Predicted 3D model of a 90-nucleotide RNA (c-di-GMP-I riboswitch aptamer) from a Rhodocyclales bacterium.
RNA sequence: AAUUGAUCAGGGCAAACCCGACCGAAAGGCGGGGACGCAAAGCUUCCGGUCUAAUGAGCCAGUCGGCUCGACGACAGCGGGGCCGCCAAG
Numbered sequence: 001a002a003u004u005g006a007u008c009a010g011g012g013c014a015a016a017c018c019c020g021a022c023c024g025a026a027a028g029g030c031g032g033g034g035a036c037g038c039a040a041a042g043c044u045u046c047c048g049g050u051c052u053a054a055u056g057a058g059c060c061a062g063u064c065g066g067c068u069c070g071a072c073g074a075c076a077g078c079g080g081g082g083c084c085g086c087c088a089a090g
Stems, first nucleotide, its partner, number of pairs: 003089003012038002017033004022029002036077001042083003046080003049075003056069005
């Protein structure tokens, strides 16, 4: 040092669900509670995937609107890549 997570220390994060007289068109995010799990469940949309569909485009309808397409929105706790990092083993 690659690598590994059996063991040790300090610990860390927080799914579902509940609440918000918070943000957002939505997906989703944020805050509080909560704890299923996580050794990168730290950071990053570069690649794939998934979710949403506002602006916009098309069509229908004809004044209330409806349908389709569509990411410039979102998910890093879907996978891969990149960056950085604690402890221990080595």